[in-house]
Molecule: THF (Tetrahydrofolate) riboswitch aptamer
Organism: Bacillota bacterium
C1' cells in the first nucleotide's frame, strides 16, 4: 500500500431483585445540556433537566364503618395479576468520518 479482524453509546430476549398500581415511570412534543469503541470529532441513535399534551388493571383475604339483610365504602399486611415500569447478571445484535490497533498478503 491491499485483504480481514477486534471493540462504543444503546437494542431485543430472558432470568434475579425493586417500583408503582393510593399513577409515579415508560411513551409523544418543544428548548437547553451532556456523555458517546483506543484517540479526534459526531447525530438521524442514548442520557439529564423544564414546559406541555395523553394515559391505564386490578382482584382476593382479613379487619373497621352502613345496612333488616345482601350489598356498597374506606383500610393494613400478605397473595395474585398489570406496567409499551427501575437496576444488574447472562445471550444475541451493535457506530458515519478521520487517526490508531492485530492478523495475512
Nucleotide at each position: 500500500g491491499g485483504c480481514a479482524g477486534a471493540g462504543u453509546a444503546g437494542g431485543c430476549g430472558u432470568c434475579a431483585u425493586g417500583c408503582g398500581u393510593a399513577a409515579a415511570g415508560u411513551g409523544c412534543u418543544a428548548a437547553g445540556g451532556g456523555a458517546u469503541g483506543g484517540g479526534a470529532a459526531g447525530u438521524u441513535g442514548c442520557c439529564c433537566u423544564u414546559a406541555g399534551a395523553c394515559g391505564a388493571a386490578a382482584g382476593u383475604u382479613g379487619u373497621c364503618c352502613u345496612u333488616u339483610a345482601a350489598a356498597g365504602g374506606g383500610u393494613a399486611c400478605a397473595c395474585u395479576g398489570c406496567g409499551g415500569u427501575a437496576u444488574g447478571g447472562c445471550g444475541c445484535c451493535g457506530c458515519c468520518u478521520c487517526c490508531g490497533c492485530u492478523g495475512c498478503c